[in-house]
RNA sequence: UGCCCAGUAGUGUAACGGUAGCACGAGUGACUCUGAAUCACUUAGUUAUGGUUCGAAUCCAUACUGGGCAACCA
Repeated sequence: UGCCCAGUAGUGUAACGGUAGCACGAGUGACUCUGAAUCACUUAGUUAUGGUUCGAAUCCAUACUGGGCAACCA
């Protein structure tokens, strides 16, 4: 420098282009002599900027970050 792949709550993982969910975690409460377990509620997310579209996490362009493979150098 080129090519390819991937970016979603704290973590992992979903979402035929139809307006983001699940599990774990964390917090509060209930229950309990205490704790664990259980139950209820809460918590917090689409890497960025544009574009297409009635509608974008999803499609397109560019950039950023990470990973892989080449090339260059030596």
A computed fold for a 74-nucleotide RNA from a Planctomycetota bacterium, annotated as transfer RNA. Its mean pLDDT, the model's own confidence on a scale to 100, is 80. Its Rfam family is "tRNA". Rfam classes the family as a transfer RNA. NCBI's taxonomy places the organism under Bacteria, Pseudomonadati, Planctomycetota. The sequence was found in a public genome assembly.